[in-house]
Molecule: transfer RNA
Organism: Patescibacteria group bacterium
RNA sequence: GCGAGAGUAGCUCAGCUGGCAGAGCAUCUGCUUCCCAAGCAGAAGGUCGCGGGUUCGAAACCCGUCUCUCGCU
Repeated sequence: GCGAGAGUAGCUCAGCUGGCAGAGCAUCUGCUUCCCAAGCAGAAGGUCGCGGGUUCGAAACCCGUCUCUCGCU
């Protein structure tokens, strides 16, 4: 330099033939318990790597760009 894959909540990841952004764990609050843990209920937490474009509508499609991983030279 070329090609492929990945980037979504604090962490691990779903969700893409375009239509409300989610789960588990973690955090916080409450219930339960003499207390803790476990269990149960609820809540908070997101510029979907970044910038543009297409579209009535983009996490998804197109272009550019950044980071990481793998392969080739």